[in-house]
Context: one part of a larger RNA
RNA sequence: UGACGGGGGUCCGCACAAGCGGUGGAGCAUGUGGUUUAAUUCGAUGAUACGCGAGGAACCUUACCUGGGCUCGAACGCUACUGGAAUAUGCCUGAAAGGGUAUAGUUCUUCGGAACCGGUAGUGAGGUGCUGCAUGGCUGUCGUCAGCUCGUGCCGUGAGGUGUUGGGUUAAGUCCCGCAACGAGCGCAACCCCUAUCUUCAGUUGCCAGCACGUAAAGGUGGGGACUCUGAAGAGACUGCCUCCGUAAGGAGUGAGGAAGGAAGGGACGACGUCAAGUCAUCAUGGCCUUUAUGCCCAGGGCUACACACGUGCUACAAUGGUAGGUACAGAGGGGAGCAAUACCGCGAGGUGGAGCGAAUCUCAGAAAGCCUAUCCCAGUUCGGAUUGAAGUCUGCAACUCGACUUCAUGAAGUUGGAAUCGCUAGUAAUCGCGCAUCAGCUAUGGCGCGGUGAAUACGUUCCCGGACCUUGUACA
Repeated sequence: UGACGGGGGUCCGCACAAGCGGUGGAGCAUGUGGUUUAAUUCGAUGAUACGCGAGGAACCUUACCUGGGCUCGAACGCUACUGGAAUAUGCCUGAAAGGGUAUAGUUCUUCGGAACCGGUAGUGAGGUGCUGCAUGGCUGUCGUCAGCUCGUGCCGUGAGGUGUUGGGUUAAGUCCCGCAACGAGCGCAACCCCUAUCUUCAGUUGCCAGCACGUAAAGGUGGGGACUCUGAAGAGACUGCCUCCGUAAGGAGUGAGGAAGGAAGGGACGACGUCAAGUCAUCAUGGCCUUUAUGCCCAGGGCUACACACGUGCUACAAUGGUAGGUACAGAGGGGAGCAAUACCGCGAGGUGGAGCGAAUCUCAGAAAGCCUAUCCCAGUUCGGAUUGAAGUCUGCAACUCGACUUCAUGAAGUUGGAAUCGCUAGUAAUCGCGCAUCAGCUAUGGCGCGGUGAAUACGUUCCCGGACCUUGUACA
């Protein structure tokens, strides 16, 4: 100087407390461990691994296993020799890859050769092989915590200190005051984006107040720019004004005005560093290993196994509910090898057919919870839907291992979950549906977004956990 303390002081955080909803019990989905296996490819392992890499494992992917093949090789160059235009079509063998073989075809030319395609030999190959403890890059975490440092000066023999401590204040090393310090840098904040209000400009595909036309109804038509909206430019919030407290910074106000009030709410943004944290399997890369194989091609299998254990989820156990009928209101997205309306067929998944639309125009598209009516009457039930049987639909070369969906039948566990444990402070939790990426299809209950309905509680900081600053002890560095 740090680190540590079941030392002290001050302060903060859904850290506790106060609340609401869960997990831990059940069934299923998914990841992991373990076990099994020819293989169940590899990595990730307290917090910071475990619906993680994977934003799509039937083949492919695929790295694994078994078997069959290739050896300048799956790709692109170069050199020498040699053969043939290129190319197209077959045949045999085979699971395919591969191996063997036949036919057609003859370009340009200065006759040297050129372009293109093979063969032989050689040189650069290839490797998801090892080392993340040789590395770059990227990432997690402490932590969006308020810290981490430097120049000069001063102090100290020196390590170092001071500044950065102190008194206040703040979300903040934020600002004020003081001070042997005076300044500065990286962080904080602001500058960027979205949401909330208004103005101006612009009105098609959006809108429709007024004026016409028109319909069973309908912005359907003429027209209009008012309104909604769209999308560009601005305005607006600064403790600016008032009162009180304070030297100031600042704090308080059920004060004003305002759409918004004291950081308005979100996002992006992550200092010096820590964990030899993670990744050699995104990529790049040193070294090592391999070269008729640890490379490459192909078929089938595996990654989907299952006495068991754990994590993360979904669905429930019901009446604030289930079922049936009727009826209302979103936002944000996607669409050409695509989205597909009306119509018809099918109980249905879906099929036939195809208007329109590269889309504010057409379409996916019916939002659901909600509201109205009826029914069930507390039961393992009209709860719950696992499992299983049968018949089908769709995608795809192909659904046996191993797809999703539909219909009929079947109807398991489960009556609110031990010890323990998680999330959340407001348009949040809870709850309800909708969309997208990946994608032929899908094991999506995952991930990322979108809107609808919409709470409770916070006395407080003693305690648990993590962190910041000052101080103290130390046999630790």

Predicted 3D model of a 477-nucleotide part of an RNA (small-subunit ribosomal RNA, 3' major domain) from a metagenome. It matches the Rfam family "Bacterial small subunit ribosomal RNA". Gene Ontology terms of the family: ribosome and structural constituent of ribosome.